[in-house]
RNA sequence: GCCGAAGUGAUGGAAUUGGCAGACUUGACGGACUCAAAAUCCGUUGCUGGCAACAGCGUGCGGGUUCGACCCCCGCCUUCGGCA
Numbered sequence: 001g002c003c004g005a006a007g008u009g010a011u012g013g014a015a016u017u018g019g020c021a022g023a024c025u026u027g028a029c030g031g032a033c034u035c036a037a038a039a040u041c042c043g044u045u046g047c048u049g050g051c052a053a054c055a056g057c058g059u060g061c062g063g064g065u066u067c068g069a070c071c072c073c074c075g076c077c078u079u080c081g082g083c084a
Base pairs, nucleotide, nucleotide: 001083002082003081004080005079006078007077010026012024019067027045028044029043030042031041032040046057047056048055049054060076061075062074063073064072
């Protein structure tokens, strides 16, 4: 240099014929149980605004297509694999 794969909450990792983003898991926080703890069970857990209801934003970065994009197209960045 060329070809291919991947990049999603704090972590691992789902969702892809374009239609509710974050299922499930680990962790964290709160609670139950216990003399106390462990284990187990229940609830919460992206950001911003709002008293709340709710609204807006958010899938590596920047554009594009579309009524609508994690998903399709273009450029770039990073990681991994292959070829030279």